[in-house]
RNA sequence: UGAGCCGGCCGGGUGGUCGCGGCCCGGACCGCAUGGAGCGGCCCGGGUCGAGGAAGGUCGGGACUCCACAGGGCAGGGUGCUGGCUAGCGGCCAGUCGGGGCGACCCGCAGGAAAGUGCCACAGAGAACAGACCGCCGAUGGCGGGCCCCCGUGCCCGCACAGGCAAGGGUGAAACGGUGCGGCAAGAGCGCACCAGCGGCCGGGGCGACCCGGCCGGCUCGGCAAACCCCACCCGGAGCAAGGCCGAACGUGGGAUGGGUGGCCCGCCCGACAUCCCCAGGUAGGCCGCACAGAUGGAUGGCCACCCCUCCACCGCCCCUACAGGGCGGCGGGGGACAGAAUCCCGCCUACAGGCCGGCUCACCGU
Numbered sequence: 001u002g003a004g005c006c007g008g009c010c011g012g013g014u015g016g017u018c019g020c021g022g023c024c025c026g027g028a029c030c031g032c033a034u035g036g037a038g039c040g041g042c043c044c045g046g047g048u049c050g051a052g053g054a055a056g057g058u059c060g061g062g063a064c065u066c067c068a069c070a071g072g073g074c075a076g077g078g079u080g081c082u083g084g085c086u087a088g089c090g091g092c093c094a095g096u097c098g099g100g101g102c103g104a105c106c107c108g109c110a111g112g113a114a115a116g117u118g119c120c121a122c123a124g125a126g127a128a129c130a131g132a133c134c135g136c137c138g139a140u141g142g143c144g145g146g147c148c149c150c151c152g153u154g155c156c157c158g159c160a161c162a163g164g165c166a167a168g169g170g171u172g173a174a175a176c177g178g179u180g181c182g183g184c185a186a187g188a189g190c191g192c193a194c195c196a197g198c199g200g201c202c203g204g205g206g207c208g209a210c211c212c213g214g215c216c217g218g219c220u221c222g223g224c225a226a227a228c229c230c231c232a233c234c235c236g237g238a239g240c241a242a243g244g245c246c247g248a249a250c251g252u253g254g255g256a257u258g259g260g261u262g263g264c265c266c267g268c269c270c271g272a273c274a275u276c277c278c279c280a281g282g283u284a285g286g287c288c289g290c291a292c293a294g295a296u297g298g299a300u301g302g303c304c305a306c307c308c309c310u311c312c313a314c315c316g317c318c319c320c321u322a323c324a325g326g327g328c329g330g331c332g333g334g335g336g337a338c339a340g341a342a343u344c345c346c347g348c349c350u351a352c353a354g355g356c357c358g359g360c361u362c363a364c365c366g367u
Stems, first nucleotide, its partner, number of pairs: 001363010012307007020050008029041004052338001056349002059347005064239004076235005081095005096110001097108004111230002116228002118224003133169002135165003140162002142159006148152001177195006196220002198217008243288004252280004256275002258270004308336005314330006
């Protein structure tokens, strides 16, 4: 100098002017009530407060509220490496393992497949205690032929019929370890050495996930649980339109008084009887829940000037022989994002013009 990685932060500023909402103070007016204090509405003036890093998505958890609930189990759902943190979480921190990057570093729905069941398209002979298409062999048996001082349980050649094999080819995402030597008729962990994996035992380190090392066993055992399933842990439901208080008008129900029946009381009847009477539930509506922004369909804004960042065109000066390109200054014009609380809090995820700070990596150059 260039290319990157990680973490943190800001996300326009100042002034003027017009305007909006809550609360407080003062005042004018209106309504209700009254012996009086008062209560409510509306307007004016002043003071004070008034969005975000995500207020967003409403994904996880909690506070709060109501309903349900002895305890346990089943069903259903969620989570899923380890250790901590947390009120809690599917969150955070640190680590382990696996994958990616030269690296800083990043990513991971990361328990169990030698509990059981199931699935593995197409291609291919064969896809899970596999299989034989091409191919190799044909030792052994068979068939045909040949050889012999020896006629045999002999030797040789051929065929590829029985049969043997799985090295090589081929298919596939995956073909039942790899390399080499031996071995064999040809072959094969068939034997051996090394390597890889798996299992067992032992030693060491770590709280742990796990890591390092040694010995033994030819054991070679595929993948999928975002298929059923198994294991461990967790989970009651609804949500501020939760819920609580007050409560008209009209109507409804009950009561009191009254009417009818009846001598009277009780009882019965009063659907087209009555009352400035009393009570009840509930509706409209109001208040609380509700906050040092805060509602009721929802205030927190608009304009102007200057400054800041950035882009474009022009002009001037400078670097350059010049073109191209670059730097500085001036003037004019354009742009400055994502997005707006609604009960509150902790997280996660997603969106975002532009900018600042810190740490680190790689490449090249210079000293």
This is a predicted structure of a 367-nucleotide RNA (Bacterial RNase P class A) from an Acidimicrobiales bacterium. A source record names the gene rnpB. RNAcentral holds the sequence, with entries from ENA. The coordinates come from a structure-prediction model, not an experiment, and the mean pLDDT is 76.